[in-house]
The prediction has a mean pLDDT of 80. Lysine riboswitch aptamer from a mouse gut metagenome, 160 nucleotides, folded computationally. The sequence is in RNAcentral, with records from MGnify.
RNA sequence: GAUAGAGGUCGCGAUAUUUAAGAGUAAAAUGUUUUAAUUGAGUUAGGUUCUCAGAAACAUUUGAAAGGAAAUAUCGCCGAAGUGGUAUUUAUAACCUAAAUAAAUAUUGCUGGGACAUUGCAAAAUAUGUAAUGGACUGUCACUUAUGUGGAGCGCUAUC
Numbered sequence: 001g002a003u004a005g006a007g008g009u010c011g012c013g014a015u016a017u018u019u020a021a022g023a024g025u026a027a028a029a030u031g032u033u034u035u036a037a038u039u040g041a042g043u044u045a046g047g048u049u050c051u052c053a054g055a056a057a058c059a060u061u062u063g064a065a066a067g068g069a070a071a072u073a074u075c076g077c078c079g080a081a082g083u084g085g086u087a088u089u090u091a092u093a094a095c096c097u098a099a100a101u102a103a104a105u106a107u108u109g110c111u112g113g114g115a116c117a118u119u120g121c122a123a124a125a126u127a128u129g130u131a132a133u134g135g136a137c138u139g140u141c142a143c144u145u146a147u148g149u150g151g152a153g154c155g156c157u158a159u160c
Stems, first nucleotide, its partner, number of pairs: 001160005008078001011077009027062009039053004043099007081111012112138002116134007140151004
């Protein structure tokens, strides 16, 4: 250097089906009340335009979906994969200032693996995901006189 492997009993991810929740929510129809063009809506705030004609509350009737989750099956794999920062581009009626959300590209950082706890963020959520911190468990290598200490996947093992 090449090839092939291992960690784990919840290894990582994708797809499909089913299920629960989302939710009697959003939305629509009818009725009543309030508000009024000096108004309301078009992601948030301010400004200028443009478009629509509404906006809010209550009652009755009808009544979803997405993201996320669980189980099963299949497929691809072992930086599998996830995630943070920065920059650029696109979209959210148009433009300006500043944000927010989603996607893509480039670059860079962190994480061996899964679980648990605390805090923050996202989410309808007590599900779940994610970041930081913490102490254990587990695999691997090095050191060590007593099984302890330390490191990281650009690692480890085997063969050529």